[in-house]
RNA sequence: AGAUCUGUAGCUCAGUUGGGAGAGCAUCUGGCUUACAUCCAGAAGGUCGUAGGUUCGAACCCUACCAGGUCUA
Numbered sequence: 001a002g003a004u005c006u007g008u009a010g011c012u013c014a015g016u017u018g019g020g021a022g023a024g025c026a027u028c029u030g031g032c033u034u035a036c037a038u039c040c041a042g043a044a045g046g047u048c049g050u051a052g053g054u055u056c057g058a059a060c061c062c063u064a065c066c067a068g069g070u071c072u073a
Base pairs, nucleotide, nucleotide: 001072002071003070004069005068006067007066010025011024012023013022019056027043028042029041030040031039049065050064051063052062053061
């Protein structure tokens, strides 16, 4: 320098026929217990890497850029 993959909650990730943003763990609250743990119920937590474009509508399609991984030179 080129090719390719990834970027979504604090962490690990799902969501790819374009229309509801989610799961597990973690955190907090309540229940249970003499108490802790386990277990049960609930809550909070996201400008979907950044910026444009297409579209009635974008995490999803297109472009550029940023960060990281792999390969080639």
Notes: This is a predicted structure of a 73-nucleotide RNA (transfer RNA) from a Bacteroidota bacterium. The prediction has a mean pLDDT of 82. Its Rfam family is "tRNA". By type it is a transfer RNA. The sequence is in RNAcentral, with records from ENA.